[in-house]
RNA sequence: CCAGAUGAUCGCGGAGGCAGGGACCGAAAGGUCGUCUCUGAGGAAAGUCCGAGCUCCAUAGGGCAAGGUGCUGGGUAACGCCCAGUGGGGGGAACCCCAAGGAAAGUGCAACAGAGAGAUACCGCCCGGUGCAUGCAUGCAUGUGUCAGGUAAGGGUGGAAAGGCGAGGUAAGAGCUCACCGGCAGUCAGGCGACUGGCUGGCCAUGUAAACCCCACCUGGAGCAAGACUGAAUAGGGGAACUAUGAGCGGCCCGUUUUUGUUCCCGGGUAAGGUCGCUAGAGGCCGUCGGUAACGGCGGUUCGAGAUAGAUGAUCAUCACCUCCGCAAGGAGGGACAGAACUCGGCUUAUGGGACG
Numbered sequence: 001c002c003a004g005a006u007g008a009u010c011g012c013g014g015a016g017g018c019a020g021g022g023a024c025c026g027a028a029a030g031g032u033c034g035u036c037u038c039u040g041a042g043g044a045a046a047g048u049c050c051g052a053g054c055u056c057c058a059u060a061g062g063g064c065a066a067g068g069u070g071c072u073g074g075g076u077a078a079c080g081c082c083c084a085g086u087g088g089g090g091g092g093a094a095c096c097c098c099a100a101g102g103a104a105a106g107u108g109c110a111a112c113a114g115a116g117a118g119a120u121a122c123c124g125c126c127c128g129g130u131g132c133a134u135g136c137a138u139g140c141a142u143g144u145g146u147c148a149g150g151u152a153a154g155g156g157u158g159g160a161a162a163g164g165c166g167a168g169g170u171a172a173g174a175g176c177u178c179a180c181c182g183g184c185a186g187u188c189a190g191g192c193g194a195c196u197g198g199c200u201g202g203c204c205a206u207g208u209a210a211a212c213c214c215c216a217c218c219u220g221g222a223g224c225a226a227g228a229c230u231g232a233a234u235a236g237g238g239g240a241a242c243u244a245u246g247a248g249c250g251g252c253c254c255g256u257u258u259u260u261g262u263u264c265c266c267g268g269g270u271a272a273g274g275u276c277g278c279u280a281g282a283g284g285c286c287g288u289c290g291g292u293a294a295c296g297g298c299g300g301u302u303c304g305a306g307a308u309a310g311a312u313g314a315u316c317a318u319c320a321c322c323u324c325c326g327c328a329a330g331g332a333g334g335g336a337c338a339g340a341a342c343u344c345g346g347c348u349u350a351u352g353g354g355a356c357g
Base pairs, nucleotide, nucleotide: 001354002353004319005318006317007316008315009314010313012040013039014038015037016036017035018034022033023032024031025030042337046348047347049346050345051344052343053342054223055222056221057220066219067218068217069216070215071085072084073083074082075081086100087098088097089096090095101214102213106212107211108208109207110206122155123154124151125150126149128147129146130145131144132143133142134141135140136139163181164180166178167177168176182204184201185200186199187198188197189196190195227276228275229274230273237266238265239264240263241262242261244260246258247257248256249255283302284301285300286299287298288297289296290295321334322333323332324331325330
């Protein structure tokens, strides 16, 4: 990168038509069915992890909080994506990998082990005082104990122990001094920059920020069941009128209140009811120009699932591919992951087989 090909029959969704001939229902608009033609899943349609378009809601301005991103430059509508580089790590190499700002702003933590984990003297080494023992030249040497101090060289513990290593130096030691290496600061040069290289300096500063934190930048919420329109019912609410009947007030009538009924008006909802949103888009391919590239400009050309509980399937034939058997002719078998549901850019994950580098 490809995601078997062609044809036939049957079946399903969508669009257009009714010719050669439609059928039924309906006053009509239209609906249902039939029939013809065209058309009908993916590289991931998946996870829903990022980023957008679009829609509705919210929204003076500023700050805090919370969350995210985190080397540099570029690309992009945008991104946590991509490209090119820098630094680091791995590999013999081709090449591959990295959440890679700050630990001299502050705080916390560093289990176990170890004397000591950011400060330390356990063993050892060294100087001095002093006790004892031995020796003799009688105040010195050696050994040993003790007290006070120096020492981070050596031992031991640890993932990590006072930059590393060698030399000088010293009582013993120590960047105390020096060379080389690492780091830091200053400076010069190169680079847009991350950074790289040279020179000088003093002498060094543990690790941990996917611990709090600091710094820089970004962030309103919900999602197409968004949302817009339409909109029934022998559903229901409110109001008015009318006639009649029943009931309450009353002994009866009028009156008044109320129930039922009829007619009219009002506005609000509900249905997985309907219409729109809805599929041509930051689209694909080719050429050319710019760019190392991602990508962009221009020109040409090309592409039409749009369902709503959800269609996109099955069978057969031929060919191609793979496996097995066979000397051969040929025979037998196999084909993954998965599947639209508003759209797009990414990432990640799944994937039998084949092709290229």
Bacterial RNase P class A from uncultured Desulfosporosinus sp., 357 nucleotides, folded computationally.
Its mean pLDDT, the model's own confidence on a scale to 100, is 76.
The model forms 91% of the base pairs in the Rfam consensus.
Its Rfam family is "Bacterial RNase P class A". Rfam classes the family as a ribozyme.